[in-house]
RNA sequence: CACUUAUCCAGAAAGGCAGAGGGUACUGGCCCUGCGAAGCCUUAGCAACCAAUUCCGCCGGCAGGCGGGAAAAAGGUGCUAAUUCCGGCCCUGUUCAAACGGGGAAAGAUAAGUU
Numbered sequence: 001c002a003c004u005u006a007u008c009c010a011g012a013a014a015g016g017c018a019g020a021g022g023g024u025a026c027u028g029g030c031c032c033u034g035c036g037a038a039g040c041c042u043u044a045g046c047a048a049c050c051a052a053u054u055c056c057g058c059c060g061g062c063a064g065g066c067g068g069g070a071a072a073a074a075g076g077u078g079c080u081a082a083u084u085c086c087g088g089c090c091c092u093g094u095u096c097a098a099a100c101g102g103g104g105a106a107a108g109a110u111a112a113g114u115u
Base pairs, nucleotide, nucleotide: 002114003113004112005111006110007109008108013043014042015041016040017039021032022031023030026088027087028086029085044080045079046078049076050075053071054070055069056067057066058065059064084107089104090103091102092101093100094099
């Protein structure tokens, strides 16, 4: 990098360096930002994907296995403005229209796995 599976309306920020952008590459909006963006570092926190642990349930003759149950948070990741900020493509509801909704896809992010 590619593929597969799962999740994505919950949650959680301070300080230092830095110095103009950032929110997904494009696009239309709408936001954040010199009361300091991106990036880097430190500390703290959130969460519970992975592994380990405890309890519970099921299967099993034992060993043990399974859980799309619970707890906890020391380890591996991740995350800590706004739903993945919202839309773009398809279907659809109310409607004369405008406008506002619903569902899905695509793209993306994260985790685990595979080549």
A computed fold for a 115-nucleotide RNA from Chitinophaga lutea, annotated as SAM riboswitch aptamer (S box leader). The organism belongs to Chitinophaga, within Bacteria. The RNAcentral record of the sequence draws on Rfam. The coordinates come from a structure-prediction model, not an experiment, and the mean pLDDT is 79. It matches the Rfam family "SAM riboswitch aptamer (S box leader)". Rfam links the family to the GO term regulation of gene expression.